Two RNAs folded together computationally: RNase P RNA and transfer RNA, 449 nucleotides in total. The coordinates come from a structure-prediction model, not an experiment, and the mean pLDDT is 80. Rfam match: Bacterial RNase P class A. Gene Ontology terms of the family: tRNA processing, ribonuclease P activity and dimeric ribonuclease P complex.

[in-house]
RNA sequence: AGCGUCGUCCGGGCGGCCGCGUACGGGUUUCGAUCCGUCCGAGGAAAGUCCGGGCUCCACAGGGCACGGUGGUGGGUAACGCCCACCGGGGGCAACCCCAGGGAAAGUGCAACAGAGAGCAGACCGCCUAAGUCGCUUCGGCGAACGGUAAGGGUGAAAGGGUGAGGUAAGAGCUCACCGCGCGCUUGGUGACAAGCGUGGCACGGCAAACCCCACCGGGAGAAAGUCCACAUAGGGAGGCAUGGCGUGGCCCGCGCCGAUACGACCUCCGGGUAGGACGUUGGAGGCCGGCGGCAACGCCGGUCGUAGAGGAAUGGUCGCCGCUCUCCUCCGGGAGAGGCACAGGACCCGGCUUACAGGACGACGCUCCGU
RNA sequence: GGAGCUGUAGCUCAAUUGGUUAGAGUACCGGCCUGUCGAGCCGGGUGUCGCGGGUUCGAGUCCCGUCAGCUCCGCCA
Numbered sequence: 001a002g003c004g005u006c007g008u009c010c011g012g013g014c015g016g017c018c019g020c021g022u023a024c025g026g027g028u029u030u031c032g033a034u035c036c037g038u039c040c041g042a043g044g045a046a047a048g049u050c051c052g053g054g055c056u057c058c059a060c061a062g063g064g065c066a067c068g069g070u071g072g073u074g075g076g077u078a079a080c081g082c083c084c085a086c087c088g089g090g091g092g093c094a095a096c097c098c099c100a101g102g103g104a105a106a107g108u109g110c111a112a113c114a115g116a117g118a119g120c121a122g123a124c125c126g127c128c129u130a131a132g133u134c135g136c137u138u139c140g141g142c143g144a145a146c147g148g149u150a151a152g153g154g155u156g157a158a159a160g161g162g163u164g165a166g167g168u169a170a171g172a173g174c175u176c177a178c179c180g181c182g183c184g185c186u187u188g189g190u191g192a193c194a195a196g197c198g199u200g201g202c203a204c205g206g207c208a209a210a211c212c213c214c215a216c217c218g219g220g221a222g223a224a225a226g227u228c229c230a231c232a233u234a235g236g237g238a239g240g241c242a243u244g245g246c247g248u249g250g251c252c253c254g255c256g257c258c259g260a261u262a263c264g265a266c267c268u269c270c271g272g273g274u275a276g277g278a279c280g281u282u283g284g285a286g287g288c289c290g291g292c293g294g295c296a297a298c299g300c301c302g303g304u305c306g307u308a309g310a311g312g313a314a315u316g317g318u319c320g321c322c323g324c325u326c327u328c329c330u331c332c333g334g335g336a337g338a339g340g341c342a343c344a345g346g347a348c349c350c351g352g353c354u355u356a357c358a359g360g361a362c363g364a365c366g367c368u369c370c371g372u
Numbered sequence: 373g374g375a376g377c378u379g380u381a382g383c384u385c386a387a388u389u390g391g392u393u394a395g396a397g398u399a400c401c402g403g404c405c406u407g408u409c410g411a412g413c414c415g416g417g418u419g420u421c422g423c424g425g426g427u428u429c430g431a432g433u434c435c436c437g438u439c440a441g442c443u444c445c446g447c448c449a
Stems, first nucleotide, its partner, number of pairs: 001368010012322007020041002023038006043343001047354002050352005055222004062253004067218005072086005087101001088099004102213002107211002109207002124153002126149003133144004161179006180202001181200008226279004236270005244258004272448003286305008323341001324339006373445007382398004391429001399418001400416005422438005
């Protein structure tokens, strides 16, 4: 210098004028509002609502079945499907990246087409004729059938270990060496697992994002949760009701509430009224800095910082300078014009994941080439 | 704000436990018939299974992500 990998951060800045919204203060008021001033006013994803929690109500959520989710090991955390470290497998020369990564010797099931054969497999082509049988024979053999053979060809996503040597009629774990695989033991490790030794000639192919089995996790509902106040109307109609209804929106039990035979004030449906106010509501598992512990995620201690809160919902426009990108001109100093310059926008709050994103900054690392 | 469902031909819908080239009606196109049109008869599939990945030998179907559309949910007595 080129190509690449990983991580972190920014994502226009400053000022003038006009405008929008809450809160507070003040003025005017026909009590509906309106004017002035001050303060503050979106994000890294506020998004998708995909996970996990806080919070609230129903038992401070209990037992069983069903259903759903997760899935190497150890740790972190309030918790997680997230994060960190490690193990195993795969890709890359490497930095590094990817993996729904438990079980296929518990059972059931699936594999179209092609192919001879597709699941305790199979002779289509090919190879063989040693032994026994038949025929011929010049007695050397030749031919045929029965048969042997999974090494080679062919089909397929997949054909019941791989390579080499021996062996054989030809072959074959038939035998041997190495590799793979299974089983056992020892050692190391918290563990996933690894290494070594022995042993078995191979049985035990694939699919569980097929049913299923195993382990672990999950009660339901969600701020339209929930609490208080005000206003309006028809406590009108139909049905249910003690072996009941509701919470409970899977079912059974249990628990709680209602309730005692009801023209019910209870439950369901229809119908009716209303579209108001206050709380919940933003300071919380918070950010930053330093120290200590830990490989790390993270934890502990100390210091420090801090105003969106909201009703269907405000945060915008314009001008100037600078920055960025593009185009044109150039006396190479620069000048002129354009683009408005990514994705997007809070609605109870957090931790994650995922997705969208013009352009840019910084740091660490790898490979190749060049120079010293 | 929350909860649920759907997406296959221009339109309305199918597709069996994942299997060979995704079907049906209607619309459309071509031909026949007719003086012409319509009707009728014959023939034709015109498709990124919303999109992108993954699992699998193989995906419309199973899983994940994403996009679009639709439906429902207030309070009071």